[in-house]
Molecule: nadA riboswitch
Organism: soil metagenome
RNA sequence: GGCUGCAACAUCCCCGUUGGCUGGGCGAGCGUAAUGCGUCGCAGCGAGCCGACUGCAGCC
Numbered sequence: 001g002g003c004u005g006c007a008a009c010a011u012c013c014c015c016g017u018u019g020g021c022u023g024g025g026c027g028a029g030c031g032u033a034a035u036g037c038g039u040c041g042c043a044g045c046g047a048g049c050c051g052a053c054u055g056c057a058g059c060c
Base pairs, nucleotide, nucleotide: 001060002059003058004057005056006055007054013046014044016053017052018051019050020049021048022047023045025042026041027040028039029037030036
């Protein structure tokens, strides 16, 4: 360096970091007779997927 498997580290457990996509939640706003609508914002979104990186173990 490449490949494979993983997250030990965590103020119970789960959760490595970061970016993106899809889909949710909440708030504001808009609108309809009504079901709603798409825009902006917020966040440990305990949902999924993809990329890069950190670390652990193994193989080459």